[in-house]
RNA sequence: GAUAACCGCUCCCACCUAGGUAUAGGUUCGGGGGAGGAACUUCCGGACUCCACAAGGCAGUGCGCCGCCCGAAAGGACGGAACGGCGGGGCUAUAUCCCCGUUGGAUGGAAAGUGCCGCAGAAAAUAAACCGCCCGCAAGGGUAAGGGUGAAAAGGUGUGGUAAGAGCACACCGCGCAACCGGCAACGGUUGCGGCAAGGUAAACCCCGCAUGGAGCAAGGCCAAGCCGGUCCACACGUUGCCCGCGUUCGUGACCAAGUAGGCCGCUAAGAGUAAUGGUUAUCACAGCCCGCAAGGGUUGACAGAAUCCGG
Numbered sequence: 001g002a003u004a005a006c007c008g009c010u011c012c013c014a015c016c017u018a019g020g021u022a023u024a025g026g027u028u029c030g031g032g033g034g035a036g037g038a039a040c041u042u043c044c045g046g047a048c049u050c051c052a053c054a055a056g057g058c059a060g061u062g063c064g065c066c067g068c069c070c071g072a073a074a075g076g077a078c079g080g081a082a083c084g085g086c087g088g089g090g091c092u093a094u095a096u097c098c099c100c101g102u103u104g105g106a107u108g109g110a111a112a113g114u115g116c117c118g119c120a121g122a123a124a125a126u127a128a129a130c131c132g133c134c135c136g137c138a139a140g141g142g143u144a145a146g147g148g149u150g151a152a153a154a155g156g157u158g159u160g161g162u163a164a165g166a167g168c169a170c171a172c173c174g175c176g177c178a179a180c181c182g183g184c185a186a187c188g189g190u191u192g193c194g195g196c197a198a199g200g201u202a203a204a205c206c207c208c209g210c211a212u213g214g215a216g217c218a219a220g221g222c223c224a225a226g227c228c229g230g231u232c233c234a235c236a237c238g239u240u241g242c243c244c245g246c247g248u249u250c251g252u253g254a255c256c257a258a259g260u261a262g263g264c265c266g267c268u269a270a271g272a273g274u275a276a277u278g279g280u281u282a283u284c285a286c287a288g289c290c291c292g293c294a295a296g297g298g299u300u301g302a303c304a305g306a307a308u309c310c311g312g
Stems, first nucleotide, its partner, number of pairs: 001284007009034005014027005036303001043312005048216004060212005065080003069076002081107001083104008108207002113205002115201003130147002132143004155173006174196001175194008220265004229256004233251001236248004286301006
């Protein structure tokens, strides 16, 4: 887990009894329904309900590569692009770069502005001189090449150049801009120009684009005892001795409004409203563990559980 029997629980139908009704109780031998892939979380989307609302805008909130498909939406499938991590290769090694494989996801913008970046380190961003190198007698100056720190240090490699150095100059790579080409697109490629813009962080503020009213079934709707209120009626009293009118008080009186308790609907082939769906036994099945040479025997049974419904 399956089947059967017995004992229970809950709901519906039927019947019986009581009752005017509502309803309550019952029916050893009336009939039937009764949890899960997640009913979990209450996270996302919708149905449904009420409130608000001229259009539009601001704020707030949410989302954010491209194509295509499924879907009401949320969401998901597939394919692709760029980027990051890891591994391998170009390449003997290092830096940068390129290629291949694999993997990741809130993947618009860090060249609008602001903020932040522990420790270490001289310096964490208007660059900076600790060691080293060069000039100098020294004071001091030059130098971002080399060392060292760090997750990250202001493009990389090489050649020239220089006192030593440096995009200082040049070649290639990278970067930015423009044109052209390829692609539906994200994006990519080629050529030219520019010595080169200044690290990271937007799941920090922020900027850009798009979307967006709020609350939720304790939503909400219907019926409605009592009390309170209103109108009427009757009686009594007052106002004048009487009538009318007015006022006051009272009532086993009538009606009305609102609406509390309470009830019903919403609510379902499970459909409750503190909430049922359980237990025992027997025989099987599956899985784990233990014992046994074996046949077999013993033992255990994940997580949980409806509450308006549906999708994730």
The RNA shown here (Bacterial RNase P class A) has 312 nucleotides and comes from a bovine gut metagenome. It matches the Rfam family "Bacterial RNase P class A". By type it is a ribozyme. The sequence is in RNAcentral, with records from MGnify.